RNA sequence: CGAGUCCGCCGGGCGUUCGCGGCGUGGUCACACGUCGAGGAAAGUCCGGACUCCGCAGGGCAGGACGCUGGGUAACCCCCAGGCGGCGCGAGCCGAUGGACAGUGCAACAGAGAGCAGACCGCCGAUGGGCCUUCUGGCCACAGGCAAGGGUGAAACGGUGGGGUAAGAGCCCACCAGCGGGGCGGGCGACCGUCCCGGCUCGGCAAACCCCGUCCGGAGCAAGACCAAGCAGGGAGCGGUUGGCCCGACCGAUGCUCCCAGGUGGGUCGCACGAGGCCGUUCGGCAACGACGGUCCCAGAUGGAUGGACGCCGAGCCUCCUCCGGGAGGCAGACAGAAUCCGGCUUACAGGCGGACUCGGCCG
Numbered sequence: 001c002g003a004g005u006c007c008g009c010c011g012g013g014c015g016u017u018c019g020c021g022g023c024g025u026g027g028u029c030a031c032a033c034g035u036c037g038a039g040g041a042a043a044g045u046c047c048g049g050a051c052u053c054c055g056c057a058g059g060g061c062a063g064g065a066c067g068c069u070g071g072g073u074a075a076c077c078c079c080c081a082g083g084c085g086g087c088g089c090g091a092g093c094c095g096a097u098g099g100a101c102a103g104u105g106c107a108a109c110a111g112a113g114a115g116c117a118g119a120c121c122g123c124c125g126a127u128g129g130g131c132c133u134u135c136u137g138g139c140c141a142c143a144g145g146c147a148a149g150g151g152u153g154a155a156a157c158g159g160u161g162g163g164g165u166a167a168g169a170g171c172c173c174a175c176c177a178g179c180g181g182g183g184c185g186g187g188c189g190a191c192c193g194u195c196c197c198g199g200c201u202c203g204g205c206a207a208a209c210c211c212c213g214u215c216c217g218g219a220g221c222a223a224g225a226c227c228a229a230g231c232a233g234g235g236a237g238c239g240g241u242u243g244g245c246c247c248g249a250c251c252g253a254u255g256c257u258c259c260c261a262g263g264u265g266g267g268u269c270g271c272a273c274g275a276g277g278c279c280g281u282u283c284g285g286c287a288a289c290g291a292c293g294g295u296c297c298c299a300g301a302u303g304g305a306u307g308g309a310c311g312c313c314g315a316g317c318c319u320c321c322u323c324c325g326g327g328a329g330g331c332a333g334a335c336a337g338a339a340u341c342c343g344g345c346u347u348a349c350a351g352g353c354g355g356a357c358u359c360g361g362c363c364g
Base pairs, nucleotide, nucleotide: 001360002359003358004357005356006355007354008353009352010351012313013312014311015310016309017308018307020037021036022035023034024033025032026031039335043346044345046344047343048342049341050340051220052219053218054217058247059246060245061244063216064215065214066213067212068082069081070080071079072078083097084095085094086093087092098211099210103209104208105205106204120150121149122146123145124144127143128142129140130139131138132137158176159175160174161173162172163171177201179198180197181196182195183194184193185192186191224269225268226267227266233260234259235258236257237256238255239251240250241249276296277295278294279293280292282291283290284289316331317330318329319328320327321326
């Protein structure tokens, strides 16, 4: 200098003016002043919780979610660290990553054969058979033998070499790979390393059913509580109470449920101090994170506020000028937007900044 990987962050600042919402103070009830007023994703509503109510939510079945190990956390389909497998020269990236000796099942197309496989081409034809013969053997490839070679496929029942054979084959042997069993060593563990033995040996799919393990009661702030206003009753049922079912439990006839008709469709709370934000030469930890200390109060609408204009500054791009220090003019500025709250994930995003590292080239 070029190409790349990972992590973190910003996503304008200040002032004037007009306007909007909350709160506080004052008020002559018109208003005035002060103060606060979106985001890193407020989004998708995909996970996990807090909170509220239903019967404090117990058991079983059914159903659902998740799935290597250890840790973090209120919890998690999240995060951190590690193991294993795959990809990359590398920094690194990707993986629903338990079980296929519990059982059932699946494997398109091609191919002769795809589940305890298979003779299409091919090789042999020792043995039996046929033919010839100079009697030594030769030929044929009918029976039969062969998984070594070719070919198909995502996958064809280990690989290389040697022995062996009619030709062959773990048929036998050496090494390697893989599987199973055992010992030793390391690690909390997933797992790794090494040695011995065995049969010489296929396997794949569980985001197929299934098995195993863990977790899950339901509904959701339109939860739920209170106040005010208003109305007209009538009919049906006997059980009802969170869910799909059962049991258990609780409540129950001036009671409850359903349907029709009628009325209202206003207000207050929940609702903003919280698993809260920021800071740290602190402490523990590789880290996620936790502990401790300090400091701050930081939106709360309910047809739903948080916006517009102008000026200056900072950064970016373009054009022109230049005495190379710079100067002048112009342009663009994304995605989006709270509605009970919080932790994540995912998705969108003009432009910009910082850190750690990898590979290649050149120079010293």

Description: The RNA shown here (Bacterial RNase P class A) has 364 nucleotides and comes from an Acidimicrobiia bacterium. Model confidence (mean pLDDT): 79 of 100. A source record names the gene rnpB.